Context: one part of a larger RNA
RNA sequence: CGGGGAAAGAAGACCCUGUUGAGCUUGACUCUAGUCCGACUUUGUGAAAUGACUUGAGAGGUGUAGGAUAAGUGGGAGCCCUCGUGCAGAAGUGAAAUACCACUACUUUUAACGUUAUUUUACUUAUUUCAUGGACCGGAAGCGGGGCUCCGCCUCUCCUUUUGGCUCCAAGGCCGUGCCCCGCGCGCAGCCGAUACGGGCGGAAGACAUUGUCAGGUGGGGAGCCUGGCUUGGGCGGCACAUCUGUUAAAAGAUAACACAGAUGUCCUAAGAUGAGAUCAACGAGAAUAGAAAUCUCGUGUGGAACAAAAGGGUAAAAGCUCGUUUGAUUCUAAUUACCAGUACGAAUACAAACUGUGAAAGUGUGGCCUAUCGAUCCUUUAGCCUUUCGGGAUUUGAAGCUAGAGGUGUGAGAAAAGUUACCACAAGGAUAACUGGCUUGUGGUAGCCAAGCAUUACUAGCGACGUUGCUUUUUGAUCCUUCAAUGUCAGCUCUUCCUAUCAUUGUGAAGCAGAAUUCACCAAGUGUUGGAUUGUUCACCCACCAAUAGGGAACGUGAGCUGGGUUUAGACCGUCGUGAGACAGGUUAGUUUUACCCUACUGAUGACCGUGC
Numbered sequence: 001c002g003g004g005g006a007a008a009g010a011a012g013a014c015c016c017u018g019u020u021g022a023g024c025u026u027g028a029c030u031c032u033a034g035u036c037c038g039a040c041u042u043u044g045u046g047a048a049a050u051g052a053c054u055u056g057a058g059a060g061g062u063g064u065a066g067g068a069u070a071a072g073u074g075g076g077a078g079c080c081c082u083c084g085u086g087c088a089g090a091a092g093u094g095a096a097a098u099a100c101c102a103c104u105a106c107u108u109u110u111a112a113c114g115u116u117a118u119u120u121u122a123c124u125u126a127u128u129u130c131a132u133g134g135a136c137c138g139g140a141a142g143c144g145g146g147g148c149u150c151c152g153c154c155u156c157u158c159c160u161u162u163u164g165g166c167u168c169c170a171a172g173g174c175c176g177u178g179c180c181c182c183g184c185g186c187g188c189a190g191c192c193g194a195u196a197c198g199g200g201c202g203g204a205a206g207a208c209a210u211u212g213u214c215a216g217g218u219g220g221g222g223a224g225c226c227u228g229g230c231u232u233g234g235g236c237g238g239c240a241c242a243u244c245u246g247u248u249a250a251a252a253g254a255u256a257a258c259a260c261a262g263a264u265g266u267c268c269u270a271a272g273a274u275g276a277g278a279u280c281a282a283c284g285a286g287a288a289u290a291g292a293a294a295u296c297u298c299g300u301g302u303g304g305a306a307c308a309a310a311a312g313g314g315u316a317a318a319a320g321c322u323c324g325u326u327u328g329a330u331u332c333u334a335a336u337u338a339c340c341a342g343u344a345c346g347a348a349u350a351c352a353a354a355c356u357g358u359g360a361a362a363g364u365g366u367g368g369c370c371u372a373u374c375g376a377u378c379c380u381u382u383a384g385c386c387u388u389u390c391g392g393g394a395u396u397u398g399a400a401g402c403u404a405g406a407g408g409u410g411u412g413a414g415a416a417a418a419g420u421u422a423c424c425a426c427a428a429g430g431a432u433a434a435c436u437g438g439c440u441u442g443u444g445g446u447a448g449c450c451a452a453g454c455a456u457u458a459c460u461a462g463c464g465a466c467g468u469u470g471c472u473u474u475u476u477g478a479u480c481c482u483u484c485a486a487u488g489u490c491a492g493c494u495c496u497u498c499c500u501a502u503c504a505u506u507g508u509g510a511a512g513c514a515g516a517a518u519u520c521a522c523c524a525a526g527u528g529u530u531g532g533a534u535u536g537u538u539c540a541c542c543c544a545c546c547a548a549u550a551g552g553g554a555a556c557g558u559g560a561g562c563u564g565g566g567u568u569u570a571g572a573c574c575g576u577c578g579u580g581a582g583a584c585a586g587g588u589u590a591g592u593u594u595u596a597c598c599c600u601a602c603u604g605a606u607g608a609c610c611g612u613g614c
Stems, first nucleotide, its partner, number of pairs: 003600003007595002015429001017427002020425002022421004029224004034218003038214003044123010054112007068098001071104005078087002080084001127205004137198002140195001144156005172192003176188004228241001229239002237258001242264006266308001267368002272326006280304001282300006306315002309373001311371003330354002335349003343413001356365003379407006388400003437481001440477001442476001444472006453463002490565001491563003495557001496554005503528003507522005530544003571589004575584003
């Protein structure tokens, strides 16, 4: 002295991961203290009012027609004994027919004994609460004031309050008694003075509050817990998380990526089964002489159509179209194929045993022409077998069990689950982001080749499209190789050195070089390349001077060299977003910059060794 030791300091605080935490929030999930409401209880005694029920006694019913006010039903040809011929019947009207005897509703009035409910009100002893040194509670008597319907009754008061002083343990009266100087002197005791009485210590509330049990509401006040996965870092997006078609896929099968083009969570009593008949798309000619299609006839027609849907395959007397008949889209168990662990589910294949459809029959049919169209345990529920169990025996109910289905898990071999952290923590990671560096060079920059054109004429003085070939790592992407037991992260200042793709200066060549100025090119990095305004800025823009105000590198040179303006902790403010905790490549303000004594490099200083020969 601060270039290097990618120096030291601290198992990175940024980032990601962890089935690791914590602080905080709320519309997360599950609870909860508290609180509110209801029922019963704590909870007793009275009065009144209004309802409801029970029992009894009454009253009532108008469509039209029917002499008319028909609640309804059954019996009924008589009933009232007043003998009238009154009410019925018959007749008639009407959906229904009346007298008389029964019964049943509905509406309404009234009474009574109760029961019960609600509301209002009273009591105090439960209960609650307040105060006190538990000292003035209740009514009555008395003095006094006032009023009146004056022999009396009613009502009120009953003793201190401007400021300071003093205050108590009785004065007084009556009666009794002791001593004595017999004077009423000194003492003692009782009563009144100071009214009796009362088995409530006072005040407030009161069957309401309150307490207890149960049910319900509310309940981040409190507690516990969760907050998927994949992923060209994570987040946002998407689903590549269960499946299907074609390609990638390399002519068996299999085969990856957040590769490419798409599809699925359905649909169908026919769009299923079987038999028969005819043949589709498209085009040509014609149905007179005008027209696009629809209609009819003839011809060509290997499928160029159709078959629910994505795509691929398949199919012509059919698998498509039109008709006929039907329910095999049924019951029963095993076996097999692809996926595969050779497990399950779902999907599919070939039989056997039934019962059947269709067809003259051979046959064919166990859903959809084939490849996708879907779901465990536990619980609930339906059907079946009428067999097993309910543990002393029996009957019944009920429950359990067995077999086959349904209710669903799409994170699809199937938890019931929201956030935030810049106050943060721990363990790991360079398996993973944010600097530098490395690879590549799309992007950026730069240099060529060819020559259509420009240059009044003329490709190449100077330029040069369409094309094409390089170089570079002073742009930025892409990648994730190194570093997460840390390489101090923007910019400026300072200082040194290097490059040339040369702005100026020295020497030259060329010009569309007359001169001046300029342009192109060569040798060339010796020297120089500034001062300011604005911004944290690199960059950009502006002013001015100048010969010129060229471009870059050095871990985007340089923080144990500085500064700390900016980014990027903790405090705050504004806007926007969010219910909130909080968030914001939005803005603003304040914010600790640690250590050299070692080695090397460099600058200087002082030493050590100081021998041998000439």
RNAcentral holds the full RNA, with entries from SILVA.
A computed fold for a 614-nucleotide part of an RNA from Dioscorea alata, annotated as large-subunit ribosomal RNA, domain V.
Its Rfam family is "Eukaryotic large subunit ribosomal RNA". Clan: LSU clan.
The coordinates come from a structure-prediction model, not an experiment, and the mean pLDDT is 80.
The source organism's lineage runs through Eukaryota, Viridiplantae, Streptophytina, Euphyllophyta and Dioscorea.